This is a predicted structure of a 343-nucleotide part of an RNA (large-subunit ribosomal RNA, domain IV) from Hypnocyclicus thermotrophus.
Context: one part of a larger RNA
RNA sequence: CUCUCGCUAAGGAACUCUGCAAAAUGACCCCGUAACUUCGGGAGAAGGGGUGCCUUUUUUGGUGAAGGAAUUUACAUCUGGAGCUAAAAAAGGCCGCAGUGAAGAGGCUCGAGCGACUGUUUAACAAAAACACAGGUCUAUGCUAAGCUGAAAGGCGAUGUAUAUGGGCUGACACCUGCCCAGUGCCGGAAGGUUAAGAGGAGGAGUGAGAGCUCCGAAUUGAAGCCCCGGUGAACGGCGGCCGUAACUAUAACGGUCCUAAGGUAGCGAAAUUCCUUGUCGGGUAAGUUCCGACCUGCACGAAUGGUGUAACGAUUCGAGCGCUGUCUUGGCGGGAGGCCUG
Numbered sequence: 001c002u003c004u005c006g007c008u009a010a011g012g013a014a015c016u017c018u019g020c021a022a023a024a025u026g027a028c029c030c031c032g033u034a035a036c037u038u039c040g041g042g043a044g045a046a047g048g049g050g051u052g053c054c055u056u057u058u059u060u061g062g063u064g065a066a067g068g069a070a071u072u073u074a075c076a077u078c079u080g081g082a083g084c085u086a087a088a089a090a091a092g093g094c095c096g097c098a099g100u101g102a103a104g105a106g107g108c109u110c111g112a113g114c115g116a117c118u119g120u121u122u123a124a125c126a127a128a129a130a131c132a133c134a135g136g137u138c139u140a141u142g143c144u145a146a147g148c149u150g151a152a153a154g155g156c157g158a159u160g161u162a163u164a165u166g167g168g169c170u171g172a173c174a175c176c177u178g179c180c181c182a183g184u185g186c187c188g189g190a191a192g193g194u195u196a197a198g199a200g201g202a203g204g205a206g207u208g209a210g211a212g213c214u215c216c217g218a219a220u221u222g223a224a225g226c227c228c229c230g231g232u233g234a235a236c237g238g239c240g241g242c243c244g245u246a247a248c249u250a251u252a253a254c255g256g257u258c259c260u261a262a263g264g265u266a267g268c269g270a271a272a273u274u275c276c277u278u279g280u281c282g283g284g285u286a287a288g289u290u291c292c293g294a295c296c297u298g299c300a301c302g303a304a305u306g307g308u309g310u311a312a313c314g315a316u317u318c319g320a321g322c323g324c325u326g327u328c329u330u331g332g333c334g335g336g337a338g339g340c341c342u343g
Base pairs, nucleotide, nucleotide: 001338002337003336004335005334006333007332008331010329011328014327019324027051028050029049030048031047036041038172052094053093054092055091056090057089058088059087060086061085062084063083067079068078069077071074095099107322108321109320110319111318112317113316114314115313119131120130135170136169137168138167139166140165141164147156148155149154173309174308175307176306178239179238180237183236184235185232186231187230188229189228192227193226194225198221199220203216204215205214206213207212240258241257242256243255244254267301268298279295280294281293282292283291
């Protein structure tokens, strides 16, 4: 010097991205325990008190001796309660700084975000807000099912049968889930248009003495598809602009106009989304780019690519406090291990 461990005056997070790490809490018994809540929880909430040893007493439990009783005389029955023992309580006493005397053994509270939850995941840098999930919904499928697999036979689905099986999306629960079918997709549509091979064969060409042979070929006929007509958003998706107006000002319930398939409803909102931005106001601090509550000017929230809430849960993320501490002010001392240097 490095690693590891122990102690440390006064202060106690001033450290730092962050209380990271450490310290603290810790067992059992008793008392006591809030908001909120899906009435189960929250909860070991929080917050207090006790705990050793000796003596005595009491109560309760276990075991059950001597003795006694009557008889059916028995390794029997009934009674009896001594002694021993276990636990708890009370009273008195004893010792120490300290009694779960060592070791092992929750730190706690408050406010928000996200995800309901228990689970799953990047074997070896990510455990999460990601995945899954019960529940919801759409869609396909009538059984030789759809779907998947396999040149095929066949197999899975399923020795199942729509309360079933496959696929997509969402993700407990509560309250809800608005408008647009113009584009794209999907579904339906005995008409019509277009449309291939095929059918058809008017007409024409070559050749031949001819019969014929070989070609070209119009009309007409001719499926799906496309066009066309409808439907469909928990299908892919989308959900406006300008101008004016009220007896202070400001603002605009109101009016005008242009465009669109329709112009964003409820709810939420500087948000895991807000650029300007450390927005403005309030709270917390002596002081707060974070945090919480509001406002709404939403650059660029918004309703199953779900919206808004939500008890419980979380090695989750953010903010605050109490306790506690060598994280720090700011160092110091000591134990152990290793390295190096000197002798």
Rfam family: Bacterial large subunit ribosomal RNA. Its family is annotated with structural constituent of ribosome and ribosome in the Gene Ontology. The RNAcentral record of the full RNA draws on Rfam. Taxonomically the source falls in Hypnocyclicus (Bacteria, Fusobacteriati, Fusobacteriia, Fusobacteriales). Model confidence (mean pLDDT): 89 of 100.